A computed fold for a 60-nucleotide RNA from Callorhinchus milii, annotated as transfer RNA. The sequence is in RNAcentral, with records from Rfam. Rfam family: tRNA. Rfam classes the family as a transfer RNA. Its mean pLDDT, the model's own confidence on a scale to 100, is 81.
RNA sequence: GUGACUUAGUGGUUAGAGCACUCGUCUCGCAAGCGAGAGGAUCUGGGUUCGAUUCCCGGC
Numbered sequence: 001g002u003g004a005c006u007u008a009g010u011g012g013u014u015a016g017a018g019c020a021c022u023c024g025u026c027u028c029g030c031a032a033g034c035g036a037g038a039g040g041a042u043c044u045g046g047g048u049u050c051g052a053u054u055c056c057c058g059g060c
Stems, first nucleotide, its partner, number of pairs: 001060001005018003012050001021037005043059005
């Protein structure tokens, strides 16, 4: 080492943000702004634990 990209985060039950993307709004039109939405993402194999994205070990 976490969505396409950049990343936040904590041992606790929907993992968050920005950007990008889609739709709407606005405009003569585009961009920007604003509103909504989709995407279902914690490198991998073990261990500890009631519970691991978080702690420990190995691998890449």